[in-house]
Context: one part of a larger RNA
RNA sequence: CGCAGGAUAUUUGAGAGGAUCUGACCUUAGUACGAGAGGACCGGGUUGGACGAACCUCUGGUGUAUCGGUUGUACUACCAAGUGCACGGCCGAGUAGCCAAGUUCGGAAGGGAUAAACGCUGAAGGCAUCUAAGCGUGAAGCCCCCCUCAAGAUGAGAUAUCCCAUGGAGUCAAUCCAGUAAGACCCCUUGAAGACUACAAGGUAGAUAGGACAGAGGUGGAAGUGCAGUAAUGCAUUGAGCUGACUGUUACUAAUAGGUCGAGGG
Numbered sequence: 001c002g003c004a005g006g007a008u009a010u011u012u013g014a015g016a017g018g019a020u021c022u023g024a025c026c027u028u029a030g031u032a033c034g035a036g037a038g039g040a041c042c043g044g045g046u047u048g049g050a051c052g053a054a055c056c057u058c059u060g061g062u063g064u065a066u067c068g069g070u071u072g073u074a075c076u077a078c079c080a081a082g083u084g085c086a087c088g089g090c091c092g093a094g095u096a097g098c099c100a101a102g103u104u105c106g107g108a109a110g111g112g113a114u115a116a117a118c119g120c121u122g123a124a125g126g127c128a129u130c131u132a133a134g135c136g137u138g139a140a141g142c143c144c145c146c147c148u149c150a151a152g153a154u155g156a157g158a159u160a161u162c163c164c165a166u167g168g169a170g171u172c173a174a175u176c177c178a179g180u181a182a183g184a185c186c187c188c189u190u191g192a193a194g195a196c197u198a199c200a201a202g203g204u205a206g207a208u209a210g211g212a213c214a215g216a217g218g219u220g221g222a223a224g225u226g227c228a229g230u231a232a233u234g235c236a237u238u239g240a241g242c243u244g245a246c247u248g249u250u251a252c253u254a255a256u257a258g259g260u261c262g263a264g265g266g
Base pairs, nucleotide, nucleotide: 001152005163006162007161008160009159010158011157015149016148017147018146021049022048023047024046025045026044027043033038051106052105053104054103055102059100060099061098062097066093067092068091069090070089071086072085073084074083075082076081110144111143112142117137118136119135120134164265166178167177168176169175183261184260185259186258187203188202189201190200191199208254209253210252211250212249213248214247215246217243218242219241224237225236226235227234228233
C1' cells in the first nucleotide's frame, strides 16, 4: 500500500514445512516342522539405543562479587575492624537464570489407493488361462491421520462484537479539507520477549519496575562484650550475621502531564 466504511477479537485451511528409525528379551512354544541336530510364522508383553521436543522436581555444570576462609601490599592516625589492588588475587561452597550428563514426552493405532506378488470369475482359443471386459488381497514406500506455519490464497475467505452517517470547500458532484467516534500510537514503568524493531504485562480506577517489610534458598557461627588461656586460640551471647536474580505483602519512589493518528461508506 492492497483486501470498496473505520476498528477489536476469534477462526477456516488452499498451500508449505517437520516427523516417519530400530535392537534385545519374555511368552505363544521347545509347539508347528524335522530321523535328529535344530527350530519358527502369526499374535501378546517388557525393556533399550540413536534422534527430536519441552522442562529444571531430582543428579550435576556454570553462576565476575551471594557467603565464608586466606596470602602480599597500600590506605582508613594506631589496636581491633574494614576497603582497594594482585587472573573474581587464590581457595571452599552456592540462589535465580541458562544448560545436560538430569527429568518427562514422541515416532502408536487406523483409513484410502497401489508396487512386486498371490487370487476370483472369464473369453479371444468348446479346453486351459489373475486379464482382454469385470472383481479382490497386498509394503518401512504414496495420500490422509499426528505436529508447526499459513487469507499478499490479489482467488486477499469466515464469525462475533464496537463506532457511527459532524462541519466546511467544490461546476453543489466526483472529490478535497478539518475536527472527532470506536480504536490505535507517541511517551513512560518493565519482562522468563528481544540485535534494532517486534511481541507481552502495565501506566494512579495502578502491584509494571525499584524500595520497604516478611519469608524461601545460600553461606556457616558476624561485630562488640564477657569468660578461659602467658599467648596463638577457644567457648558463650548465637543456627549468629550477611545475603543478586526467587515467593508474598505494601503505593514509599517512578509510570505525571501531554500530544498525534483515526470512518462518514457503489
The prediction has a mean pLDDT of 89. This is a predicted structure of a 266-nucleotide part of an RNA (large-subunit ribosomal RNA, domain VI) from a bioreactor metagenome.